[in-house]
Context: one part of a larger RNA
RNA sequence: CUGGGUGUAAAGGGUGCGUAGGCGGCCCUGUGUGUCAGAGGUGAAAUCCCACGGCUCAACCGUGGAAUUGCCUUUGAAACUGCAGGGCUUGAGUCCGAGAGGGGAAGGUGGAAUUCCUGGUGUAACGGUGAAAUGUGCAGAUAUCAGGAAGAACACCAGUGGCGAAGGCGGCCUUCUGGCUCGGAACUGACGCUGAGGCACGAAAGCUAGGGUAUCGAACGGGAUUAGAUACCCCGGUAGUCCUAGCCGUAAACGAUGUCCACUAGGUGUUGGAGGUCCUACCCCUUCAGUGCCGCAGCUAACGCAUUAAGUGGACCACCUGGGGAGUACGCUCGCAAGGGUGAAAGUC
Numbered sequence: 001c002u003g004g005g006u007g008u009a010a011a012g013g014g015u016g017c018g019u020a021g022g023c024g025g026c027c028c029u030g031u032g033u034g035u036c037a038g039a040g041g042u043g044a045a046a047u048c049c050c051a052c053g054g055c056u057c058a059a060c061c062g063u064g065g066a067a068u069u070g071c072c073u074u075u076g077a078a079a080c081u082g083c084a085g086g087g088c089u090u091g092a093g094u095c096c097g098a099g100a101g102g103g104g105a106a107g108g109u110g111g112a113a114u115u116c117c118u119g120g121u122g123u124a125a126c127g128g129u130g131a132a133a134u135g136u137g138c139a140g141a142u143a144u145c146a147g148g149a150a151g152a153a154c155a156c157c158a159g160u161g162g163c164g165a166a167g168g169c170g171g172c173c174u175u176c177u178g179g180c181u182c183g184g185a186a187c188u189g190a191c192g193c194u195g196a197g198g199c200a201c202g203a204a205a206g207c208u209a210g211g212g213u214a215u216c217g218a219a220c221g222g223g224a225u226u227a228g229a230u231a232c233c234c235c236g237g238u239a240g241u242c243c244u245a246g247c248c249g250u251a252a253a254c255g256a257u258g259u260c261c262a263c264u265a266g267g268u269g270u271u272g273g274a275g276g277u278c279c280u281a282c283c284c285c286u287u288c289a290g291u292g293c294c295g296c297a298g299c300u301a302a303c304g305c306a307u308u309a310a311g312u313g314g315a316c317c318a319c320c321u322g323g324g325g326a327g328u329a330c331g332c333u334c335g336c337a338a339g340g341g342u343g344a345a346a347g348u349c
Stems, first nucleotide, its partner, number of pairs: 003321004007303002012317001014201004021194003025088007034080001035077008049065006091191001092188003095184005103177007110154001114150008125136002162169002206247006216240001220236004258316006266294011298305002322349002331342004
């Protein structure tokens, strides 16, 4: 390379938007780009292959054929593809009417708890553990009552329940704002799918500047444990945890399963709609969109997956190709730094 693969063996990019490119619905007409057919020219010789022949055979050599899978010219074909023109509505979108939601941003606000402060009651312990000690406490703690302050997080509701592209999102109220679903079928008329580069978003930790600091708590100090204990347990505790602005760009960023479309038994639960029956009090039936479980065919090395596919096909992208060396070195690039992206080889098994 031809291939074969990517849930768990190596392998799906963290996620979206989108450029180039690749691919693309139904009908009609034209053209003749690709495509197909006929004819002609060319495709040097040698070599390779086939047949026959010459050296006693063979190697070697000669003659003829085939091949040279290609290119050019010309005459045609018109299904498919391309291009041009016309039309269509089922793909896609718009509109109208409903609906659910922790989707996002900003502002405001509430109660419980925690810690601290002040005051009252009250007295000798409290706290902590496997057991203790460090620690706190007669300068009055712990407990309890009242008041005050601060910061952070929102018990119950709460649910394999909802929303979001992913990361993620949860007290309540207001304002601004994105997406989705169902029903109608009025409008546009293929406007679509994917997407190398690119751009944007992206948990936690970390970084810069300024604020804030109740709790928890890397580092650090102390007490224990232990042979030791740079740990696990305990008492403290700085950065951080929170906010604003700006970086970083990673993760078991996981469903370890790329996106989109079509098709392929069912059963059962649940969320949001619509329709039917109607004793419209809710059951029941049908259907659409989501989210779970079980399970047939099929697939799979097995485990398992199974209309939310890992089944059957199609389009496009990404990635893998023995282990370790190594996500290292070097170079380039991004970053304030930490470091990120790209990413080898030798020697070795």
Molecule: small-subunit ribosomal RNA, central domain
Organism: metagenome